[in-house]
Context: one part of a larger RNA
Molecule: small-subunit ribosomal RNA, 5' domain
Organism: uncultured bacterium
RNA sequence: GGAUGAACGCUGGCGGUAUGCUUAACACAUGCAAGUCGAACGGGAUACUUCGGUAUCUAGUGGCGGACGGGUGAGUAACGCGUGAGAAUCUGGCUUCAGGUUCGGGACAACCACUGGAAACGGUGGCUAAUACCGGAUAUGCCUUGAUAGGUGAAAGAUUAAUUGCCUGAAGAUGAGCUCGCGUCUGAUUAGCUAGUUGGUGGGGUAAAGGCCUACCAAGCCGACGAUCCUUAGCUGGUCUGAGAGGAUGAUCAGCCACAUUGGGACUGAGACACGGCCCAGACUCCUACGGGAGGCAGCAGUGGGGAAUAUUGGACAAUGGACGCAAGUCUGAUCCAGCAAUGCCGCGUGGGUGAUGAAGGCCUUAGGGUUGUAAAGCUCUUUUACCAGAGAUGAUAAUGACAGUACCUGGAGAAUAAGCUCCGGCUAACUCCGUGCCAGCAGCCGCGGUAAUACGGAGGGAGCUAGCGUUGUUC
Numbered sequence: 001g002g003a004u005g006a007a008c009g010c011u012g013g014c015g016g017u018a019u020g021c022u023u024a025a026c027a028c029a030u031g032c033a034a035g036u037c038g039a040a041c042g043g044g045a046u047a048c049u050u051c052g053g054u055a056u057c058u059a060g061u062g063g064c065g066g067a068c069g070g071g072u073g074a075g076u077a078a079c080g081c082g083u084g085a086g087a088a089u090c091u092g093g094c095u096u097c098a099g100g101u102u103c104g105g106g107a108c109a110a111c112c113a114c115u116g117g118a119a120a121c122g123g124u125g126g127c128u129a130a131u132a133c134c135g136g137a138u139a140u141g142c143c144u145u146g147a148u149a150g151g152u153g154a155a156a157g158a159u160u161a162a163u164u165g166c167c168u169g170a171a172g173a174u175g176a177g178c179u180c181g182c183g184u185c186u187g188a189u190u191a192g193c194u195a196g197u198u199g200g201u202g203g204g205g206u207a208a209a210g211g212c213c214u215a216c217c218a219a220g221c222c223g224a225c226g227a228u229c230c231u232u233a234g235c236u237g238g239u240c241u242g243a244g245a246g247g248a249u250g251a252u253c254a255g256c257c258a259c260a261u262u263g264g265g266a267c268u269g270a271g272a273c274a275c276g277g278c279c280c281a282g283a284c285u286c287c288u289a290c291g292g293g294a295g296g297c298a299g300c301a302g303u304g305g306g307g308a309a310u311a312u313u314g315g316a317c318a319a320u321g322g323a324c325g326c327a328a329g330u331c332u333g334a335u336c337c338a339g340c341a342a343u344g345c346c347g348c349g350u351g352g353g354u355g356a357u358g359a360a361g362g363c364c365u366u367a368g369g370g371u372u373g374u375a376a377a378g379c380u381c382u383u384u385u386a387c388c389a390g391a392g393a394u395g396a397u398a399a400u401g402a403c404a405g406u407a408c409c410u411g412g413a414g415a416a417u418a419a420g421c422u423c424c425g426g427c428u429a430a431c432u433c434c435g436u437g438c439c440a441g442c443a444g445c446c447g448c449g450g451u452a453a454u455a456c457g458g459a460g461g462g463a464g465c466u467a468g469c470g471u472u473g474u475u476c
Base pairs, nucleotide, nucleotide: 001476002475003474004473006472007471008470009469010468013348014347015346016345017344018343019341020340021306026304027303028302030301031300032299035064036063037062040061041060043058044057045056046055047054048053071259072258073257080184081183082182083181084180085179086178089176090175094172095171096170097169098168099167100166101165102136103135104134105133111126112125113124114123115122116121141152142151143150144149157164158163159162187229192222194220197219198218199217200216201215202214203213204212234256235255236254237253238249239248240247241246261282262281263280264279265278284295285294286293287292312338314337315336316335320334321332322331323330324329351381352380353379354378361372362371363370364369387412388411389410390409395403420465421464422463423462424461425446426445427444431460432459433458434457435456441448442447
């Protein structure tokens, strides 16, 4: 000198834009953050009724989605990440192609009756529908076989009537799982480590290779080119600095990974070992009729706490995107906006011209004067910004605008609404007076202060930067 997610002190006019718990992965009141489909199904309620029905809403069964989106960085020194290869795999929805969509059956919710419990939530009996469940048939599929052949093995309909579903197979796209080469912090005041350990065979398991698991056999495997152990840490694209090499860093944005009160487990599913799902155990909080139950903000706001320190319990689905739906549409704290903060960056303003008797006042003085200083006043001009009034978008497509009567434009009045901070001994731009008297104090380094202090405190003057200035922390 540069940089900063900064903080502190003094000060503070406006706009644009970005950013905003770096600390306790501490505990959380309250509200919202994942629903949707009546064009799968039976029922119920309400309204209307020409008593034929029609419309709307929906608790339940069922489908799809809750594995995305959003948060955090605790753990992890690892095929976790980066980069480059690879083979033994799966892939809902989407696209293309080929074929099919047949015959039957029995239940369970809802509902009704009885009943247990303080509640959470149940129990027994009875009735019922389906794109829910099950069986038969058939099939290009799959398995065994040299082959014939054998075994296994699918489907679902709906409606507003021209669409949309369902099943099987083949391929694509996308996404995901797995393996390997190389790279990836510090410590030797950590030198030996390892028994499923290293390899083989048989078996099991997985979508898939594999000690992934198991039985047996062999005794291997790793290590001064640093194994093992300890400490620290999410990784990267990037960011900051630097001429570069390098050093530091990993906020915001983007990719990957890991986690969801702590630990463990599986279920469902194309996909999870699942943040707002389930089960068990622990800690904590709450309810209780003491028998038993309920909960999980590292989602968005917000609260307490910690801290030098970090925002609103806001608006809207108008746009972009997502889930569901034929659609209308519903949901969406994703997102888009608004609010707060000089936290950063960028831009603008706080007036321009003229004005000497160099006014008054202040300060200094050799008492003559000098300086503040064209500075002020006065005269004149302008109106950026702010204020008032009018008009008023783009973002949206046929419609639909939260932002917002916002941006922008026009008119009006009036210099009107708007300047501070640090420093002045040298480094380092900028000097005098008074006070103090090694005191009070200053200080980044050198050093100032003990009676003439340009170094302390005040004043006048000056220098620098400017809606900021200075200090502190960190880093190059």